[in-house]
Context: one part of a larger RNA
RNA sequence: UUGGGUGUAAAGCGUCUGUAGGUGACUUUUUCAAGUUCCUUAUCAAAUCCCAAGGCUCAACCCUGGACAGGCGGUGGAAACUACCAAGCUGGAGUACGAUAGGGGCGGAGGGAAUUUCCGGUGGAGCGGUGAAAUGCAUUGAGAUCGUAAAGAACACCAAUGGUGAAAGCACUCUGCUGGGCCGACACUGACACUAUGAGAUGAAAGCUAGGGGAGCAAAUGGGAUUAGAGACCCAGUAGCCCUAGCCGUAACCGAUGGAUACUAGGUGCUGUGUGACUCGACUCGUGCAAUGAUGCACCUAACGCGUUAAGUAUCCCGCCUGGGGAGUACGUUCGCAAGAAUGAAACUC
Numbered sequence: 001u002u003g004g005g006u007g008u009a010a011a012g013c014g015u016c017u018g019u020a021g022g023u024g025a026c027u028u029u030u031u032c033a034a035g036u037u038c039c040u041u042a043u044c045a046a047a048u049c050c051c052a053a054g055g056c057u058c059a060a061c062c063c064u065g066g067a068c069a070g071g072c073g074g075u076g077g078a079a080a081c082u083a084c085c086a087a088g089c090u091g092g093a094g095u096a097c098g099a100u101a102g103g104g105g106c107g108g109a110g111g112g113a114a115u116u117u118c119c120g121g122u123g124g125a126g127c128g129g130u131g132a133a134a135u136g137c138a139u140u141g142a143g144a145u146c147g148u149a150a151a152g153a154a155c156a157c158c159a160a161u162g163g164u165g166a167a168a169g170c171a172c173u174c175u176g177c178u179g180g181g182c183c184g185a186c187a188c189u190g191a192c193a194c195u196a197u198g199a200g201a202u203g204a205a206a207g208c209u210a211g212g213g214g215a216g217c218a219a220a221u222g223g224g225a226u227u228a229g230a231g232a233c234c235c236a237g238u239a240g241c242c243c244u245a246g247c248c249g250u251a252a253c254c255g256a257u258g259g260a261u262a263c264u265a266g267g268u269g270c271u272g273u274g275u276g277a278c279u280c281g282a283c284u285c286g287u288g289c290a291a292u293g294a295u296g297c298a299c300c301u302a303a304c305g306c307g308u309u310a311a312g313u314a315u316c317c318c319g320c321c322u323g324g325g326g327a328g329u330a331c332g333u334u335c336g337c338a339a340g341a342a343u344g345a346a347a348c349u350c
Stems, first nucleotide, its partner, number of pairs: 004321003007304002012318001014202004021195003027088003034082002036078003040074002043071002050066003054062002092192001093189003097184002100181001104178007111155001115151003119147004126137002163170002207247006216241002221236004258317006266295001268293002271290007300305001323350003332343004
C1' cells in the first nucleotide's frame, strides 16, 4: 500500500456548526480535450524470466533468435462518460405564504401541600430509635394536638410503551422575548448539495474560585451499640446539593449501533397534520405525509438477534481497530487556580 473490520469479540469522537479536502446531482444542448480511449513512434543496457531452435551422450548449464505485459515521453485522431466553458430545467436544497403541536431555551411574577424552626393555647411523662439496646430529646414542660409567623428546597395526582431538544437535558401556574420541527398549497431562487482533518460551540454529576443562601438530605467527622474487627446499622453533623459570575470538559455521555441518499413483504398500536365516506356525534370506516413503539417475511449474523427507525441491498465522506498484560502508565507537549484533562510509547512478560 492492497485487503479485512467497528450492536455484544479490539474498534463510532458525548453532541452539533462549519473551513480546507473528498464526493456529488435532475435533465437538455454547446465549447474544450485535462482524465479516458485508439493508431503510430522513441525509450526502459546486458544478463535474468517466457517462447522457438541449437551445443555439451541427456539434464542442469551454455548459446542464437524472438516476443508478451507494463511504465514514461512525442505526433496524430475519437468525444460516450468524468472534469472544464456557456445557456437552460425542477424533482435535491433553500426562501416566502397559511396553519399547527410541544416539560425546546432565557427572563420575570404568582401558588398550594409537606418539612423544619420561632411564638402562643390545651395537656402532663415520656418521646425517639433498633434485631435488641444505648447515645440523643424531655418537668427550664418534650412528644401529641390547635392557631399565627418565618425560611429554604422540590413541584403529588394528571403521567403514558406519551411530548420536545443536536446531545447533555427539559414537568406547579401565568406571562415577556426567542430557536427549531411537521403539515398544506404550490409563489420564488435554480444544484446553491452531502460529509467533514484542523478549528469553534455546547456538554449530567462530582469538583474548584468569589459572593450570597442554608429548610431538608448528607460524603468527611464525633458519639452509642454490635462485632474478631465495624470504615456498615442508630443519634448528631460539616462541605455539598440551591442562587449569581467564572472555571473544569469528564460518564455504562448507551440504541454499547457516525452522518447523508436511494431501493427492498406485511399486518398492528400511538403522536402531529391534511383529506374522503357515513346514520354528521366526542362514533365508525378508509387514505397521504412526518415522528415514535411492539411484532414479523426475505436478507444478514458466530450466535443472540436485526428486520423500511436494518445489524438487508448499494454509493459517498469522516472517526476508530489490529493478541493479553505492562498502560490509558512513563517521558515530552498543550490546556487548567487546582483536581486533573488531552495527546500517548517502550523495555519486559505470557
A computed fold for a 350-nucleotide part of an RNA from Alloteropsis semialata, annotated as small-subunit ribosomal RNA, central domain. RNAcentral holds the full RNA, with entries from SILVA. The prediction has a mean pLDDT of 86.